RNA sequence: AGUCGUUUGGGCGACUUAAAAUAGCUGAUUUAGCCCAAAGCGUUCUCAGAGGUAAAACUCUGAGAUGUUCAG
Numbered sequence: 001a002g003u004c005g006u007u008u009g010g011g012c013g014a015c016u017u018a019a020a021a022u023a024g025c026u027g028a029u030u031u032a033g034c035c036c037a038a039a040g041c042g043u044u045c046u047c048a049g050a051g052g053u054a055a056a057a058c059u060c061u062g063a064g065a066u067g068u069u070c071a072g
Stems, first nucleotide, its partner, number of pairs: 001016005006039006025072004033041001044065008
């Protein structure tokens, strides 16, 4: 300097051409991704349509809802 941990800004951390991770204060908790603000991407739930099946499961599209939590 660049890239990455959903996006923008900031923080924290990692890596060195790749996009991962046992790192990102600690212990738990949650489907909920490192943290904060905003977002509403992913995840989760419901409904409808299509594919699929003996029937399901499952996958895709759309709409609505949701958007970890507690303590130190």
Background:
A computed fold for a 72-nucleotide RNA, annotated as Pistol ribozyme. Its mean pLDDT, the model's own confidence on a scale to 100, is 88. Of the family's consensus pairs, 100% are formed in the model.